Context: one part of a larger RNA
RNA sequence: UUGGGUUUAAAGGGUGCGUAGGCGGAUGGAUAAGUCAGUGGUGAAAUUCUGCAGCUUAACUGUAGACUUGCCGUUGAUACUGUUUAUCUUGAGUAUGGUCAAGGCAGGCGGAAUGUGUAAUGUAGCGGUGAAAUGCUUAGAUAUUACACAGAACACCGAUUGCGAAGGCAGCUUGCUGGGCCAUUACUGACGCUGAUGCACGAAAGCGUGGGGAGCGAACAGGAUUAGAUACCCUGGUAGUCCACGCCGUAAACUAUGAUCACUAGCUGUUGGCGAUACACAGUCAGCGGCAAAGCAAAAGCAUUAAGUGAUCCACCUGGGGAGUACGGCCGCAAGGCUGAAACUC
Numbered sequence: 001u002u003g004g005g006u007u008u009a010a011a012g013g014g015u016g017c018g019u020a021g022g023c024g025g026a027u028g029g030a031u032a033a034g035u036c037a038g039u040g041g042u043g044a045a046a047u048u049c050u051g052c053a054g055c056u057u058a059a060c061u062g063u064a065g066a067c068u069u070g071c072c073g074u075u076g077a078u079a080c081u082g083u084u085u086a087u088c089u090u091g092a093g094u095a096u097g098g099u100c101a102a103g104g105c106a107g108g109c110g111g112a113a114u115g116u117g118u119a120a121u122g123u124a125g126c127g128g129u130g131a132a133a134u135g136c137u138u139a140g141a142u143a144u145u146a147c148a149c150a151g152a153a154c155a156c157c158g159a160u161u162g163c164g165a166a167g168g169c170a171g172c173u174u175g176c177u178g179g180g181c182c183a184u185u186a187c188u189g190a191c192g193c194u195g196a197u198g199c200a201c202g203a204a205a206g207c208g209u210g211g212g213g214a215g216c217g218a219a220c221a222g223g224a225u226u227a228g229a230u231a232c233c234c235u236g237g238u239a240g241u242c243c244a245c246g247c248c249g250u251a252a253a254c255u256a257u258g259a260u261c262a263c264u265a266g267c268u269g270u271u272g273g274c275g276a277u278a279c280a281c282a283g284u285c286a287g288c289g290g291c292a293a294a295g296c297a298a299a300a301g302c303a304u305u306a307a308g309u310g311a312u313c314c315a316c317c318u319g320g321g322g323a324g325u326a327c328g329g330c331c332g333c334a335a336g337g338c339u340g341a342a343a344c345u346c
Stems, first nucleotide, its partner, number of pairs: 004317003007300002012314001014201004021194003025088007033081002035077008048066007091191001092188003095184006103177007110154001114150008125136002162169002206247006215241002220236004258313006266291009295302002319346003328339004
């Protein structure tokens, strides 16, 4: 490179927006760049291949043809692709009317619990464990009651539920704001799909500055356990966890399954809408689940939410270790991230 692949064997980028590029709906006309056909020129000779001929044969040599798959010009063809023009509505979008949700940001408020403080009642233990001890407690603890303060998280509802591109999102409420879905089929008329580079977002931990600090709790200290115990258990406890602003840019960032479009039996649960009323009913659109036909798969299994049948575009893989290491470059305050080998070895 060809070919083959990417749920679990190596392999889908963490996610979106989007540039270049690639690919792209229906009908008619024009053009003739790609494409196809004819023809002219050129494509040196030798070499190579085929036929014939010459040295007794062969090697060798001569001769004729083929090959030189190409390039340039010219004359035509017009199905497909391209270009251009006109039109269309089913792709895409807009409008109008409904509707849905833990979607996002900012503010306000609430109750339970926990801890602490003060006051009161009250007296000898409390706490903890497999059993204990460290720890707290006559300077009055634990328990109970009242009041106050603080920070963090929101029981029940709550559900294979809902929303979001992903990360993720849950007390109540107000403001601002994004989105989906359904119905109407009114408008635009291919405006589309994908997307290298790029830009933005991106859990937790970590970092910088300033706050905050109830509970929990790396590190650390002590008590146990044990042969030991740098652990599991217990008593404490700093960073952190929380807030604001700025970095970091990684995760089993998982559905280990890229995005979009079309097609291919059904049954069943459920969410939102529509079908005037009504889950009485069967239907329809968009989701989220469970089974299962054809088909696929090495199997497990997947199966209209495909891992089936096809199309387009992107990303990635090519034996194990060495190694996601070294070196260089770029980014970062750092931690480190991204890119990413080889020797050697089996």